[in-house]
RNA sequence: CGAGCUGGCCAGGCAGCCGCUGGCGGCGGGCGCUUGCGCCCUAGCCGCGAGAGGAAAGUCCGGGCUCCACAGGACAGGGCGCCAGGUAACCCCUGGGAAGCGUGAGCUUACGGAAAGUGCAGCAGAGAGCAGACCGCCUCGAGGCUGGCGCUUAGGCGUCAACCGCCUCGCGGUAAGGGUGAAAGGGUGCGGUAAGAGCGCACCGCGCGGGUGGCAACACCGGUGGCUAGGCAAACCCCGCCCGGAGCAAGGCCAAAUAGGAAUCCCAAGGUAUGGUCCGUACCGGAUUCGGGUAGGCUGCUGGAGGCCGUCGGUGACGACGGCCCUAGAUGAAUGGCUGCCCGCCGGAGCCAUCCGGCGACAGAACCCGGCUUACCGGCCAGCUCGCUCC
Numbered sequence: 001c002g003a004g005c006u007g008g009c010c011a012g013g014c015a016g017c018c019g020c021u022g023g024c025g026g027c028g029g030g031c032g033c034u035u036g037c038g039c040c041c042u043a044g045c046c047g048c049g050a051g052a053g054g055a056a057a058g059u060c061c062g063g064g065c066u067c068c069a070c071a072g073g074a075c076a077g078g079g080c081g082c083c084a085g086g087u088a089a090c091c092c093c094u095g096g097g098a099a100g101c102g103u104g105a106g107c108u109u110a111c112g113g114a115a116a117g118u119g120c121a122g123c124a125g126a127g128a129g130c131a132g133a134c135c136g137c138c139u140c141g142a143g144g145c146u147g148g149c150g151c152u153u154a155g156g157c158g159u160c161a162a163c164c165g166c167c168u169c170g171c172g173g174u175a176a177g178g179g180u181g182a183a184a185g186g187g188u189g190c191g192g193u194a195a196g197a198g199c200g201c202a203c204c205g206c207g208c209g210g211g212u213g214g215c216a217a218c219a220c221c222g223g224u225g226g227c228u229a230g231g232c233a234a235a236c237c238c239c240g241c242c243c244g245g246a247g248c249a250a251g252g253c254c255a256a257a258u259a260g261g262a263a264u265c266c267c268a269a270g271g272u273a274u275g276g277u278c279c280g281u282a283c284c285g286g287a288u289u290c291g292g293g294u295a296g297g298c299u300g301c302u303g304g305a306g307g308c309c310g311u312c313g314g315u316g317a318c319g320a321c322g323g324c325c326c327u328a329g330a331u332g333a334a335u336g337g338c339u340g341c342c343c344g345c346c347g348g349a350g351c352c353a354u355c356c357g358g359c360g361a362c363a364g365a366a367c368c369c370g371g372c373u374u375a376c377c378g379g380c381c382a383g384c385u386c387g388c389u390c391c
Stems, first nucleotide, its partner, number of pairs: 001387010012342007020051002023048005028041006053362001057373002060371005065247004077243005082096005097111001098109004112238002117236002119232002134178002136174003140170006146161006186204006205227001206225003210221004251299004261290006270284005306325008343360007
């Protein structure tokens, strides 16, 4: 200098003016009396200080809080799954182990059990699970071809193979080699054999039991078994652990108008129907109080597993102690707009001084908190790795 890895941080800056939301104080309004104090209210005005995020998002996990249900146990269902730790809890985080990837710094992993059972494996291939003989290799048998030798009067018969004689067919042997496949029933090598084969041996792998180190996962060492027991559990299943339901539209309080309900009191007069009319009969009533409950309002609501700094313990996640700070609370839902200067990027002009124009990532709290995931312009800091060059 270039290319990377890990961790952390910022998220345009400053000033002025005008607005919005909520808080406090004053002016203001109401009530009470002890008459200058106390309490309450906030429509309006003024002042002061505050006002989105690292993800506020997706609503995927875990918890707080609230209401409902609940003696205890079992089944069903769901989730999680190497080990140890952290935490209020976790499908989170930290450290470690194993496996895989990378030259490396580092990164990734649903990573319990396949010798409990059931099941699955397309195509290709001879054979796909207590397997299989297509090619190849080998023994034997039959036939043929070539050549030699021996016998024979001739046809022919016998025997042998100098180049592992060759070729065809058949009964077998063989899992070394070829070929198929994601996968061919431990791997490599030596011995062995007719050729082969854990058939024997050495090393590696695997199983079993032992020792050493480690809290453990696991690692290492030596022994033993010739290997019986291939893969898939993100197939059923088995084992271990965990799990009640609904959610701030939870829940609580205050409480109009209208309709309906209950209780008490009043029943004098009236209205309607029947009827030609009266009597009669039936229905309708008035007042007060109460309770449920709708609109609406208040609360829950933001001081909390809170933030920052320091010391100590711990490899670390984190914890303990001390000090300081208060930092949104809207509800048809505020957190914005304009101007100037600066910063960054893009485009254009240019007399290379500069000027003009545009843009400023993703995105917007809604009870709160811890995580995960996803989106994202540009940049900064620290540690580390690899390559090249120079000293």
Molecule: Bacterial RNase P class A
Organism: Candidatus Azophilus lithoversatilis